[in-house]
Molecule: transfer RNA
Organism: Candidatus Gastranaerophilales bacterium
RNA sequence: GGGCAGUUGGCGCAGUUGGUAGCGCACCAGACCGACAUUCUGGGGGCCACUGGUUCGAAUCCAGUACUGCCCA
Numbered sequence: 001g002g003g004c005a006g007u008u009g010g011c012g013c014a015g016u017u018g019g020u021a022g023c024g025c026a027c028c029a030g031a032c033c034g035a036c037a038u039u040c041u042g043g044g045g046g047c048c049a050c051u052g053g054u055u056c057g058a059a060u061c062c063a064g065u066a067c068u069g070c071c072c073a
Stems, first nucleotide, its partner, number of pairs: 001072007010025004019056001027043005049065005
């Protein structure tokens, strides 16, 4: 230098035809308990790596950039 894959809450991931972003763990509160843990109920937290474009509408499509991994030279 070239090719491919990935980037979504604190962490691990899903999001299949573009239509108001979800799951598990963790966290907070309450219930239960003598207490802790477990369990149950409820709650907060992300505008989707960044910039632009297409579109009535973009995490999703297109272009560029950045970072990570793998392969080739």